[in-house]
Predicted 3D model of a 352-nucleotide part of an RNA (large-subunit ribosomal RNA, domain IV) from Desulfoscipio gibsoniae.

Context: one part of a larger RNA
């Protein structure tokens, strides 16, 4: 020096990315106890006091009832109160720095974010805001159901039947959940246009009896091709559909101070983001601007809105309770620290 421990003067978070680590809290009775709340909670809130041993005293009181006694027709009932367990409060007194004497046994409070909640997970760096959830909605299936494995056979679905099964998005509860169907999807619809084998065989080629001086025509059959015509889903197209994939605008003027535009004008769009929130888990510029909190606050809370690039079931904003979640603040506490001291054990070290 190192580990693992115990104590510390004055100070007490100045330490540090953060109070990490530690220290402190703590039993069991009394008394007290906000705000918000979904009236259940919040709550052991939060802050307080008490506790030990001895007389009074075999205490009051509780509970359980024995003996013995009464009635009585039988079960039995009714009186009774031993002995046994539990046990406050009160007054008196005694000792010690101390009375849960020792071990074991919540630190607490404000305020904000996410996520409703109890649950799940990265076996061995992640425990969470991530999954899951109950609620909510849409779609898909009428039973040999849909969906799923499997070549099949056959099974799960189910010995179930739309209060059932599957499938995707949301995720308690509150209040809501706007526009846009032009594009991609899905359903639905047939009148028209495209259209696949297949039907169909118009036509034209080989071949060649035959005719013809020749060139060359050429029946029938057999071959090779082969157009019109007819032909179903599908797409075209015509509707619906967004808690289906998805989107949800520019520029220009205009109020008797400025500054700002209720208000016009005008381009495009399927339609131009509503309610709510908003420098947010989102915000470049940004330590944005104002205000709280400090003596001093790139973090925090509350506001502003100029939302680079929120926004409404990839849901929006609230929300008590919950959390080994995140953040910021206090109160108590302390070797975290100003700054280090000592001590104990076990290592290092020497020797064997």
């Nucleotide at each position: 020096c190192c580990c693992u421990c115990g104590u510390u003067a004055a100070g007490g978070a100045a330490c540090u990315c953060g109070g990490c680590a530690a220290a402190a809290u703590g039993a069991c009775c009394c008394c007290g106890u906000a705000a918000c709340u979904u009236c259940g909670g919040g709550a052991g809130a939060a802050g307080g006091g008490g506790u030990a041993c001895c007389c009074c005293a075999u205490u009051a009181a509780u509970g359980u009832g024995a003996a013995a006694g009464u009635u009585a027709u039988c079960c039995a009932a009714c009186u009774g109160g031993a002995g046994c367990a539990u046990g406050a409060a009160g007054g008196g007194g005694u000792c010690g720095c101390a009375g849960a004497g020792a071990a074991a046994a919540g630190g607490c409070c404000c305020a904000a974010g996410c996520g409703a909640c109890u649950g799940u997970u990265u076996a061995c760096c992640a425990a969470a805001a991530a999954c899951a959830c109950a609620g909510g909605u849409u779609c898909c299936u009428g039973c040999u159901a849909a969906a799923u494995c499997g070549c099949a056979a056959g099974a799960u679905g189910a010995c179930g039947u739309a209060u059932a099964g599957g499938a995707g998005c949301u995720g308690a509860c509150g209040c809501c959940u706007g526009c846009c169907c032009g594009g991609u999807g899905c359903u639905g619809g047939a009148a028209g246009g495209u259209u696949a084998a297949g039907g169909g065989g118009a036509g034209a080629g080989g071949u060649u009896a035959g005719c013809g001086c020749a060139a060359g025509c050429g029946a029938a059959g057999c071959u090779u091709u082969a157009a019109a015509c007819c032909g179903a889903a599908g797409c075209c197209c015509c509707a619906g559909u967004a808690a289906a994939c998805g989107g949800c605008g520019g520029c220009c003027g205009u109020a008797a101070c400025u500054a700002u535009a209720a208000c016009g004008g005008u381009c495009c769009u399927a339609a131009g983001g509503u309610a709510g929130c908003g420098a947010a888990a989102u915000u470049c510029c940004u330590u944005g601007u104002c205000g709280g909190g400090u003596a001093a606050g790139u973090u925090c809370c509350g506001a502003c809105c100029c939302g680079c690039a929120c926004g409404a079931a990839a849901g929006g904003c609230g929300u008590a309770a919950c959390g080994a979640u995140u953040u910021g603040g206090g109160c108590g506490c302390u070797g975290u620290c100003u700054c280090a001291a000592c001590g104990a054990g076990g290592g290092a070290c020497u020797c064997g």